[in-house]
About this RNA
Purine riboswitch aptamer from uncultured Alkaliphilus sp., 97 nucleotides, folded computationally. Rfam family: Purine riboswitch aptamer. Gene Ontology term of the family: purine nucleobase biosynthetic process. Rfam describes the family as follows. Riboswitches are metabolite binding domains within certain messenger RNAs that serve as precision sensors for their corresponding targets. Allosteric rearrangement of mRNA structure is mediated by ligand binding, and this results in modulation of gene expression. A class of riboswitches that selectively recognises guanine and becomes saturated at concentrations as low as 5 nM. In Bacillus subtilis, this mRNA motif is located on at least five separate transcriptional units that together encode 17 genes that are mostly involved in purine transport and purine nucleotide biosynthesis. It has also been shown that some members of this family are specific for adenine instead. Its mean pLDDT, the model's own confidence on a scale to 100, is 79.
RNA sequence: CAAUUUAAUCAGUUCACUCAUAUAAUGCCGAAAAUAAGGUUCGGAAGUUUCUACCAAAUGACCGUUAAAUCAUUUGACUAUGGGUGAAGUUAUUAUA
Repeated sequence: CAAUUUAAUCAGUUCACUCAUAUAAUGCCGAAAAUAAGGUUCGGAAGUUUCUACCAAAUGACCGUUAAAUCAUUUGACUAUGGGUGAAGUUAUUAUA
C1' cells in the first nucleotide's frame, strides 16, 4: 500500500409501527331523481402555512304524501408534514486480526 475478517461510530436511503399537526373524513352552492318498501345521483367552489381525500356502515328521529326538504348519534380511513422506536441495505471513519 492492497484485499479480506470482526467490532464500534457517523450520515443518507427504504420499510414497519406509533405520536402530533392539518380537517371537523366538514359545511356551502347548483342541477336532476325518489317519496314512509323513499330520503338518491351528478357537478362546482370553500376549508389546510398542505399534496390528496372529503366516503362507508349501523342505530334512532323526522316528513302523514297533487310534496320538498332532511336531521342526530356511534364506529371505521387515506394523504401531506414533523417527532419517536425498530429492522434492512448503502456510504464514510476508526480500531482489530
Description:
Taxonomically the source falls in Alkaliphilus (Bacteria, Bacillati, Bacillota, Peptostreptococcales).